[in-house]
Context: one part of a larger RNA
């Protein structure tokens, strides 16, 4: 576009699909049993556990973490403070959230028709036969169960509201559980959407000044400590609370 010669919103059926819906290997019980003269030595099942894979997943552990905090090295801003640069982190010492694995968890139970095969009953063919009629079972495969896609399933489905002059829907603006552009989510003042602010929580590790102490030195000076100080900086996280921006004006619409 159609599913409509009347629009949408929300919720659903599911006809058909996709899926590692996985694979191995060990222990314990069975059981020193069955078996076997002994020597020696099982399974059927039920629990556990490893290990490869697949899929999620950030409480813990670890990694990363050119957000951020601090040491410290040469050099320039006159000096000190604070800072550039030294690889698009100078080195080094830590690190939140994110993203990760080396961490966590899931990858179950049964049910139904089969197969190859193993029976029942049972003729043809008085017996005999598991097959002809007819019936019981019997696989990691099949079908369901379990995820998940999915009304363009042309037999184009239901349902409940809303509305035919006004329902919804879209630009637009603040954003992210989302994302290459579309697209999706979530708000838009009848608001906690983002941003700032307090506060909570966390990282780093005691600023700067300023007061004492100080090896050395005639003195000026003087690295360093101690106290002010669990300081100072600083956060992507989370709560509060409209201070700042979601104004404002359009567009499609039966």
């Nucleotide at each position: 576009u159609g599913u409509c010669a009347u629009g949408g919103u929300g919720u659903c059926u599911g006809a058909c699909g996709g899926g590692a819906a996985c694979g191995a290997u060990c222990g314990u019980a069975u059981a020193g049993u069955a078996c076997g003269a002994g020597a020696g030595g099982a399974a059927c099942u039920a629990c556990g556990a490893u290990u490869g894979g697949c899929c999620g997943c950030c409480a813990c552990u670890g990694g990363u973490g050119u957000a951020c905090c601090g040491g410290u090295u040469g050099u320039c801003c006159g000096a000190g403070a604070g800072g550039g640069c030294a690889g698009u982190c100078g080195c080094c010492g830590g690190g939140u959230a994110g993203c990760c694995a080396c961490g966590c968890g899931g990858c179950a139970c049964g049910g139904g028709g089969u197969a190859a095969g193993a029976g029942c009953u049972g003729a043809a063919c008085g017996c005999a036969u598991c097959u002809a009629a007819g019936c019981u079972c019997g696989a990691a495969a099949c079908c369901c169960a379990c995820c998940u896609g999915g009304a363009a399933a042309a037999g184009a489905g239901a349902c409940a509201c809303c509305g035919c002059c006004g329902a919804a829907g879209g630009u637009c603006c603040c954003u992210g559980u989302a994302c290459a552009a579309g697209a999706c989510a979530g708000g838009g003042u009848c608001g906690a959407u983002a941003g700032a602010c307090u506060c909570g929580g966390g990282g780093u590790g005691u600023a700067c000044g300023c007061a004492c102490u100080g090896a050395g030195g005639u003195a000026a000076c003087g690295a360093a400590g101690u106290g002010u100080u669990g300081a100072g900086c600083c956060c992507a996280c989370g709560a509060g609370a409209a201070c700042u921006a979601a104004c404002a004006a359009c567009c499609u619409g039966a």
Large-subunit ribosomal RNA, domain VI from Haloarcula rubra, 254 nucleotides, folded computationally. The organism belongs to Haloarcula, within Archaea. Its Rfam family is "Archaeal large subunit ribosomal RNA". A reference for the family is Yusupov et al. (2001), "Crystal structure of the ribosome at 5.5 A resolution", Science. It was read from a public genome assembly.